[in-house]
RNA sequence: UGUAGAGUACGAGUUUAGUGGCAGACGGGUGAGUAACACGUAGGAAUCUACCCAGUAGUGGGGAAUAGCUGGCCGAAAGGCCAAUUAAUACCGCAUACACUCGCAAGAGGAAAGUCGCAAGACGCUAUUGGAGGAGCCUGCGUCCUAUCAGGUAGUUGGUGGGGUAAUAGCCUACCAAGCCUAUGACGGGUAGCCGAUGUGAGAGCAUGAUCGGCCACAAGGUAACUGAGACACGGUGCCUACACCUACGGGUGGCAGCAACUGGGAAUUUUGCGCAAUGGACGAAAGUCUGACGCAGCGACACCGCGUGUAGGAAGAAGGCCUUCGGGUUGUAAACUACUGUGGCAGGGGAACAAAUAAAUGAGGGUACCCUGCUAGAAAGCACCUGCUAACUACGUGCCAGAGGCCUCGGUAAUACGUAGGGUGCAAGCGUUAUCCGGAUUUACUGGGCGUAAAGCGUUUCGUCGGCGGACAAAUAAGUGAAUGGUUCAAGCCUGGGGCUCAACCCCAGAAAGGCUGUUCAUACUGUUUGUCUUGAGAAUGUUAGAGGGAGUUGGAAUUCUCGGUGGAGGGGUGAAAUCCGUAGAUAUCGAGAAGAACGCCAAGGGUGAAGACAGACUCCUGGGACAUUUCUGACGCUCAGGAACGACAGCUCGGGUAGCAAAAGGGAUUAGAGACCCCUGUAGUCCGAGCCGUAAACUAUGGAUGCUAGUUGUCCUCCUUAUUUUGAGGGGGGUGACGCAAGCUAACGCGUUAAGCAUCCCGCCUGGGGAGUACGGCCGCAAGGCUAAAACUCAAAGGAAUUGACGGGGGAGCGCACAACCGGUGGAGCAUGUGAUUUAAUUCGAUACGAAACGAAAGACCUUACCCAGGUUUGACAUGUAUCUGCACGCUCUGGGAAACCAGAGCUUCUUCGAGAGUGAUACACAGGUGCUGCAUGGCUGUCGUCAGCUCGUGUCGUGAGACGUCCGCUUAAGUGCGGUAACGAGCGCAACCCUUAUCUUGUGUUGCAUUUCACAAGAGACUGCCCUGCUGCAAGCAGGGAGGAAGGAGAGGAUGACGUCAAGUCAGCACGGCCCUUACGCCUGGGGCCAUACACAUCCUACAAUGGAGCCGACAACGGGUCGCGAAGGGGUAACCCCGAGCCAAUCCUUAUAAACGGCUCCUCAGUUCAGAUUGAGGGCUGCAACCCGCCCUCAUGAAGUCGGAAUCGGUAGUAAUCGCGGGUCAGCAUACCGCGGUGAAUACGUUCUCGCUCCUUGUACACACUGCCCGUCAAGCCAGCAAAGUUGGCAGCGCCCGAAGCAGGAGACCUUAACCGCAAGGAAAGGCCCUACUACGGUGAGGUCAGCGAUGAGGACUAAGUUGUAACAAGGUA
Repeated sequence: UGUAGAGUACGAGUUUAGUGGCAGACGGGUGAGUAACACGUAGGAAUCUACCCAGUAGUGGGGAAUAGCUGGCCGAAAGGCCAAUUAAUACCGCAUACACUCGCAAGAGGAAAGUCGCAAGACGCUAUUGGAGGAGCCUGCGUCCUAUCAGGUAGUUGGUGGGGUAAUAGCCUACCAAGCCUAUGACGGGUAGCCGAUGUGAGAGCAUGAUCGGCCACAAGGUAACUGAGACACGGUGCCUACACCUACGGGUGGCAGCAACUGGGAAUUUUGCGCAAUGGACGAAAGUCUGACGCAGCGACACCGCGUGUAGGAAGAAGGCCUUCGGGUUGUAAACUACUGUGGCAGGGGAACAAAUAAAUGAGGGUACCCUGCUAGAAAGCACCUGCUAACUACGUGCCAGAGGCCUCGGUAAUACGUAGGGUGCAAGCGUUAUCCGGAUUUACUGGGCGUAAAGCGUUUCGUCGGCGGACAAAUAAGUGAAUGGUUCAAGCCUGGGGCUCAACCCCAGAAAGGCUGUUCAUACUGUUUGUCUUGAGAAUGUUAGAGGGAGUUGGAAUUCUCGGUGGAGGGGUGAAAUCCGUAGAUAUCGAGAAGAACGCCAAGGGUGAAGACAGACUCCUGGGACAUUUCUGACGCUCAGGAACGACAGCUCGGGUAGCAAAAGGGAUUAGAGACCCCUGUAGUCCGAGCCGUAAACUAUGGAUGCUAGUUGUCCUCCUUAUUUUGAGGGGGGUGACGCAAGCUAACGCGUUAAGCAUCCCGCCUGGGGAGUACGGCCGCAAGGCUAAAACUCAAAGGAAUUGACGGGGGAGCGCACAACCGGUGGAGCAUGUGAUUUAAUUCGAUACGAAACGAAAGACCUUACCCAGGUUUGACAUGUAUCUGCACGCUCUGGGAAACCAGAGCUUCUUCGAGAGUGAUACACAGGUGCUGCAUGGCUGUCGUCAGCUCGUGUCGUGAGACGUCCGCUUAAGUGCGGUAACGAGCGCAACCCUUAUCUUGUGUUGCAUUUCACAAGAGACUGCCCUGCUGCAAGCAGGGAGGAAGGAGAGGAUGACGUCAAGUCAGCACGGCCCUUACGCCUGGGGCCAUACACAUCCUACAAUGGAGCCGACAACGGGUCGCGAAGGGGUAACCCCGAGCCAAUCCUUAUAAACGGCUCCUCAGUUCAGAUUGAGGGCUGCAACCCGCCCUCAUGAAGUCGGAAUCGGUAGUAAUCGCGGGUCAGCAUACCGCGGUGAAUACGUUCUCGCUCCUUGUACACACUGCCCGUCAAGCCAGCAAAGUUGGCAGCGCCCGAAGCAGGAGACCUUAACCGCAAGGAAAGGCCCUACUACGGUGAGGUCAGCGAUGAGGACUAAGUUGUAACAAGGUA
């Protein structure tokens, strides 16, 4: 000299801990609590305020500690102790001090801090005054539900003293007083943060209180103070409790309702992101630090706004799908395809503002927004709905199933309603569902409702409190009210104007309502207040007057019953009819006497009185109210009334009387299926009186009270006036009580209508779908019975009013009908025939089934018919049309074989032709045929029935809100809605009648087969219309009745055809037609046989009988309608007969049927019997038809000879040429008739009449019925299910009360205890402070008796609901007892 390293001192920086200062009370979160000065709004006085601003004054001089650090010790930790030492703007005295504090004053008391800088000065500090902003306190008004919460309150209300606070104050304390709050809702319970605002609404309102802003409250649950300007403090402290974590078991720690995140719960709610760049905050002198406030980004169609998913062209209207009337339509210019564009997307290039006070620096978002270039139709459409409301329709599937559904409802074989598809409609990056709020909802009605009958007038109001409302005139005032103006109602939002993001949403700027509160000034009509006055409201006075007004007492006659006595002698009583019952022990009846209780005839009248309930013999006493007249007095004294008080029928209750009649309960007799009823015989409570309860009624005029106003007519009661009069009267006024009513008006209608339900005002009560329910629970009242007050769960889609049209009624009136009645004859009993049910069967095919199915479809089942069963066969088919291909050939006929037949196999005969192939045929394939299979509840057509009943409607008009009505009703009349008259109707239609047919009489014409004057047949006409006359009834009329003339016929001459609008989902898919479904080698078609004919039985319709009004035999008369050629069939012959042989005549006024038609008449027999009745059944023998007569035809002869002696309950037909009786013909048909359709012969009886039965028509009435009385509907019981109530008890929550314990803490107290730097003292020590201790307060905890609200609860009672349970029949009609 110097490198590296180490150390020390000083200085600078960084980091960390500490002292000190400020902040941490802001910002951020949440809504548990709170019904309150918490909030909103407007005010107030007794206060504080760090930081900030302005002003004034000051900042002198001292002291003692302590953290950190170091050392030691305890503890697992958290943490703590001891010792030593140190600083300050930390701490403490002293000085000074005014404006500060105390005090009347005198006076007393009380401050400070420095740091940086060379300095200037800056930042501080102390005291004090004022301001700004902030905070505390007080008050008026506003602020949810509940009265099933009506009384609450002891520091409670006030005062005095003291304490306390920043400040007022019972804020606290001692004493004194007894207040204070409450129906304008106290107290209690439930729920809830409040507001600006938000949603909705035309508004008034209603609902809400997310985001943003203001205020409040809270920070695990409680409690307490400390610090501080500010807290009783989210990320401070102490204590208790619960929970979680650590632990060495001794002890400690913690608080996401900050931002993210996690777990759990849940239908459900995001990233452990970036940044302090901006805005804002705290600290700092500043640099700066902190800031999950904030700015941004991420996730979520969660919301709002904007945009896109292409644009233009494009018809073969493609393919595919769906539908179809098979033609087509639709999807649909949609697609394909062509051309184009680039919002968007991708790539590349550029690239912000946000940055400003401030010169520089500084951007999380972000290389984002935005701009340019290039490329690219490329990534990008769904959801709901389609019956009506409500925009949008078809097909298939399903078949009261599956399902839908907001409401009504849809679905049971043709679903625009379910599911799918096609199509369509609506909205669209969304669309639907669900939840919630407002609206519609005038459905809580302030705007803006009601109460006679729909829900709703208190039972009454003389009584009346609070409250509400209130007559006339004048004055004052100015509270309400009105006007002007000031303050405030933060901002945001809404509204208007403007501006900025490409637009918009969004944001920014400006403006303005409206309303509230508060102040000032003005106005004074109305309301209020005050004052003065008035008489009309109200009240009083005087006179007159009516009355079942009330209470008490006295008294009367009739009747009933009972008792006694007389007469008397067999019944009485009661009912639809009876019986129980009373009576020979003397009833009923009758006479006399007596007793008892209850009710009051006539008068007596929708007459009177009363607030209502209610009140009735007469008289007396007490007493309330009313009306009229006079207009004398008071001078608004009034009206209505929550709560309250009083009264309040009947029944009932308590006590004591009384009891004649009546009469719940009870007993007996009847009725009845039963009869716990209706009817009858008894009969106790009760009914009556006194006293006291009860407090309800269809307590009704279903109509609250008061006042005023608005056409009438007519009774009656009270009273007054005028007039006349012998009285009764006439007119008018007031008050009450009735009737009518198209005045007006009101009402949904009915109805109301000066006694309003009209027009208005005032006050009270009440209502808000039906049921549950006037119930439960709670409370109050009651002796009880019970009353008053009064819900909810659950359940239904109605409940209800008035009126309309029908239908119905064991409602009424009128009328009709062989409906009843009168008469005649039947059915039901027998046998047979036929049909049906049931049963049987392989099948006994199917349909019809109250009248209105059952001799019906069927005018005729041996085969066929035939649809059924068994068996055999067939598959483009037994029948129709078409296409394609093949066969060149017929089709067809005959024969043979098999077979039960159909059919199969084979043989033979045989064409037309323009020769292309067509006609025809066959085969194959395909379209299709076919179905007596289903649905008559998908239908057409036809038919039955009410019913040949007199009804059913329309146009115009009128009435009614309307449905609807009138017309169509009323009177008379008719067979008739037939006609006449009346009439808000006038007309008309379908029905009635007439026209048509047959028939009775006549005329005319025609005349074959009829006739020969007539008849007869056919055709055309006439005739009958109450037209004429008389009488009666009826206003007139229409018409009816009687009589007459004339006439064949007289009042529709007789019969037929003819069937209105409609009813019965009546009958028929099997006569036919037809939609849909089903079968297609079969559910089609063909064939043989069987069945439809079965047979214990039941029903229906006939036939024949039971006999003498008959049967049998013989003899003798008289019809009509019809039918006939595959037919009727004469004469003749045969047969006992059925019938056979033969075959004339006839296509019919000719011939046949056809004969003597039968009943009938005459004669004979039968003589009352199971017969000479009756004829079933059976045997034998025949005949006819027919391929065929066994199942299964008809007829004849002989024989057989059943039941049956006139028919129970019940029921049918018939009113005149009818019933009854007698035969004849025809259709069907090969044959078969006791059925059906016709024909003539003989030929009655009866109808008083409409009460009853059945049916119908019209008017009227009631109705809870409308599928319409075979309707509707109620209660118990049984079953299932649901919610609520009660219930021994049990579990839990909440808020209080009494007592015990008493942490932490603040305050107070005490000391003989312990500890201690500052001050005093020289010191000892003192003062003072702290600890320990005590007291008061008190959280938590314990305990006791209660309250209240919930949960569960054996069981109990009731309730709601549930296609087809049981039992009766209560209600709706006179509902069968109103």